[in-house]
């Protein structure tokens, strides 16, 4: 230096171009004599960044930065 995967919620992921979800944590309230468990509900996000194509971008193009492989 060249290829390739990933990057979405605190963590582990899911999302066919058409308002961004799921489990588990986290608050609240049932249930218990209490806690766990279990059930109901709430909350919680610049889709890594910066352009671009699109009526419409988490996605689809280009560039960057981060982490991983693999080449040299």
């Nucleotide at each position: 230096g060249g290829g390739c995967g990933c990057a979405u919620a605190g963590c582990u992921c899911a999302g066919c171009g058409g308002u961004a979800g799921a489990g588990c944590a986290g608050c609240c309230g049932g249930c218990u004599u209490a806690c766990a468990a279990c059930c109901g509900g709430c909350a919680g996000g610049u889709c890594a960044c910066a352009g671009g194509u699109u009526c419409g971008a988490a996605a689809c193009c280009u560039g960057u930065u981060g982490c991983g492989c693999c080449c040299a």
This is a predicted structure of a 72-nucleotide RNA (transfer RNA) from Trebonia sp. Lineage of the source: Bacteria > Actinomycetota > Actinomycetes > Treboniaceae > Trebonia. The RNAcentral record of the sequence draws on ENA. Its Rfam family is "tRNA". The family's RNA type in Rfam is transfer RNA.